This is a predicted complex of two RNAs, RNase P RNA and transfer RNA, with 433 nucleotides together. The coordinates come from a structure-prediction model, not an experiment, and the mean pLDDT is 80. It holds a member of the Rfam family "Bacterial RNase P class A".
RNA sequence: GAAGUCGGGGAGACGACCGCGGGCCCCGCGAGGGGUUCGAGGAAAGUCCGGGCUCCACAGGGCAGGGUGCUGGGUAAUCCCCAGGGGGAGCGAUCCCACGGAAAGUGCCACAGAAAAGAUACCGCCUCGGCCGCAAGGCCGCGGUAAGGGUGAAAAGGCGAGGUAAGAGCUCACCGGGCGCCUGGUGACAGGCGUCGCAUGGCAAACCCCACCUGGAGCAAGACCGCAUAGGGGAGCAGAGGCGGCCCGCCUCGCAUGACUCCCGGGUAGGUCGCUUGAGGCCGGCGGCAACGCCGGACCCAGAUACAUGGUCGUCGCCGCAUUGCGGCAACAGAACCCGGCUUACGACCGGCUUCCCGU
RNA sequence: GCCGCCUUAGCUCAGUUGGUAGAGCAACGCUUUUGUAAAGCGAAGGUCCUCGGUUCGAAUCCGAGAGGCGGCU
Repeated sequence: GAAGUCGGGGAGACGACCGCGGGCCCCGCGAGGGGUUCGAGGAAAGUCCGGGCUCCACAGGGCAGGGUGCUGGGUAAUCCCCAGGGGGAGCGAUCCCACGGAAAGUGCCACAGAAAAGAUACCGCCUCGGCCGCAAGGCCGCGGUAAGGGUGAAAAGGCGAGGUAAGAGCUCACCGGGCGCCUGGUGACAGGCGUCGCAUGGCAAACCCCACCUGGAGCAAGACCGCAUAGGGGAGCAGAGGCGGCCCGCCUCGCAUGACUCCCGGGUAGGUCGCUUGAGGCCGGCGGCAACGCCGGACCCAGAUACAUGGUCGUCGCCGCAUUGCGGCAACAGAACCCGGCUUACGACCGGCUUCCCGU
Repeated sequence: GCCGCCUUAGCUCAGUUGGUAGAGCAACGCUUUUGUAAAGCGAAGGUCCUCGGUUCGAAUCCGAGAGGCGGCU
C1' cells in the first nucleotide's frame, strides 16, 4: 500500500426552562392540580421462518397436502446458529455451495448432429473383389472400424504404450470408477488392500422415491361489562353446528311446526382485561474448540388508542466553508401481544486479529 | 396490525409437462373517397416489475426486494 475477517456504538454530551404519554404518591366530592420516576431501534421495517400465548376437543387416528434434506451438536423451536466432512474460487488470509436418491419407475434433453441413451455411421481410415490407368492412384461393391474430422451445453471412462489390415479395455502401466474387506472416526467421510476392463450421460429449484418434521386460525386471537337485538331474505324438519381439504372419532344443542336450528343481511358501536417481569438484558465465576449452558449478584428498562417520545437557550465537542465569524449534527428509519432468527435499508466512524506485495 | 392476490406492447388480456413471446383495441404508413369515417392491406412497437440462483437454456422453477389491489372487529 492492497485485501480479508470479527466486534463496537449508531456523534452528539451536559445543564436550565417549557411541553407530551405511562406508573407511583399526595390534595380534591368531582373536574382537575402538584410531586417524583420512566419514555424508540439496530434494524422498531419486510412479514420470510420458528416459538410462546389464546380459541377451536383435553388437539386425537388415517389419507391427502405442505416443509426440510452431508454429519454431529446447540436451542423452547427453526428454512437459524456453531463445529466438522466433501466439492468449488483465490498466490493467500479467507469466501461460496437447496450438498439424500438418476442401476425403483415415468418423463424431458429445442436447434444442430449419424446418433441424446442397451445409439449409430455424414466425412474419414482399412482388408478383400471388380473396373480404369504405364505408374502414382481413382471409381464401384460386400464388409470391418469408431482412433481422427464435423455437430452440440452434453457423444458412451481419460492419457500413454503395445497390438492391428485399420482400429477398439483388445492387452498393459498410471489416473478415474464400481464392488468387497480391513483400519481410524460418534458420524459425514478418509486411508489401505483385494477384485472387476468397467454399456448404463445430464435434469429431481420435472413428477417421483426415501428419511424426518408438520392440526387450523390468529391479540381485529380471546374473556367480561354496557348498549342494541326493529323490520327482512334463504335453507332444514331430524338433524344441525363446532371442523376452514376429506374420512373416522369426539363434543354441544335438539328430537318435532317452534320465543326451533343454521346462513345472509340489518342494528349496536362505548369501556375494562389480555398488556408487558420476560426462553429479560447487565456484571462476575465455572464448563465447552464454539454455538451455548450452569451458578451467583445487583437491576426494572415504552405500553399509547387519535396515537406520547418534542422544542428553545447556554457551554463544550465534531464536521464544512469565504475561518476572531457563519452554517450544520434528520444516514436508514420510527414501537402497538411478546420473544428467537433471517433478509433488506443505512451518511460518517472506531477497535482487534490475519493475509499478500513493496521498502528499510 | 393480521391475511390473501396481482404485475407480459400505449390500454385490456392470452401464454404448460422450461426451447426464438402472441391476440384485440389504440397509434403509424398505403389503398379507397371531392374530403372524413368505416373497410382492406402493411409495417413497427417488449429490460415479460427489479435483482440473484437452478438449468445447456427461465415470462414459466426457487429465493430476495419494489409497486399496486382486496379482505378481516